[in-house]
RNA sequence: AGGGUAGGUCGGGCAACCGCGGGGGGUUCUUCAGACCUCCUGAGGAAAGUCCGAGCUCCACAGAGCAGGGUACUGGGUAACACCCAGUGGGGGAAACCCCAGGAAAGUGCCACAGAAAACAGACCGCCCCGCAAGGGGUAAGGGUGAAAAGGUGAGGUAAGAGCUCACCGGACGUCGGGUGACCGGCGUGCCUGGCAAACCCUACCCGGAGCAAGGCUAAAUAGGAAGGGAUGAGGUGGCUCGCUGACCUUCGGGUUAGCCGCUUGAGGGGUGAGGUAACUCACCCCCCAGAUAGAUGGUUGCCACUCUCCGCCAAGGAGAGUACAGAACUCGGCUUACAGACCUACCCUCCUU
Repeated sequence: AGGGUAGGUCGGGCAACCGCGGGGGGUUCUUCAGACCUCCUGAGGAAAGUCCGAGCUCCACAGAGCAGGGUACUGGGUAACACCCAGUGGGGGAAACCCCAGGAAAGUGCCACAGAAAACAGACCGCCCCGCAAGGGGUAAGGGUGAAAAGGUGAGGUAAGAGCUCACCGGACGUCGGGUGACCGGCGUGCCUGGCAAACCCUACCCGGAGCAAGGCUAAAUAGGAAGGGAUGAGGUGGCUCGCUGACCUUCGGGUUAGCCGCUUGAGGGGUGAGGUAACUCACCCCCCAGAUAGAUGGUUGCCACUCUCCGCCAAGGAGAGUACAGAACUCGGCUUACAGACCUACCCUCCUU
């Protein structure tokens, strides 16, 4: 210098004017309301998808069984998680690094086409032996089919072959040692028995339901109407049965449909120190940071920044255009997806110079 890997930060800035949401203060006003003045404050890293996990609210402070669903190597973190950190094993890459993860020796089932054979093995072409031949026997090295063919490589051995024997690798079982554990290493015996669990299933753990239109209060309105059901249990507990609760419920016909709380101080943010490999935790100090309800957070102008195009032989300079994805609605922790551009840190590879 070029290429790459992992992680992080920002995501236009400043000023003036006009306007909008929320809050405080003041003036006017008998008071309320209203009007005016003034000050403070007002979107995001994803506010998004609503995919996980929680808080909060109501129904038994959510209880039992069945059904159903979810998670899935190990250890730790956390309020919790399918998230995060650290490790283990396997796979990919030259490397930094990335991806994957219970059980196929409990049972059942499936493995298209091709192929001789798709799982209690089997023999199409071959190879070898006997035989004149027809044929019989041995074999699984080689060929061929397939996504997958019954351990791999090499040597010995043999009629030809074969874990038949041996060495290494792999796998199984036993045993010893290390590790909290996943697992790893040593030794011994020998090679018997493919894949699919996003097929049923098995094992371990977890899961009650509904959701801020939750839920509560005030005001207003009405029919105090009609029919049916109900303590011999209506209705509720949104899978079913039980259990719990306990007086209204359903339909028709009507009325009202305003406001307040919930609502933003929270597993909150920043700094310092301590513990821990890390995720994270603890202690102390400081800070308050949107709360709308048809939904405010915008517009214009000027200067600057960046990118692109054009003029200019080049340069200096000038002109024009553009600056992404997107938009809070009860609140958090994650994941995923979208994103013009700018910057930082660590690491890997190649080349050049000293």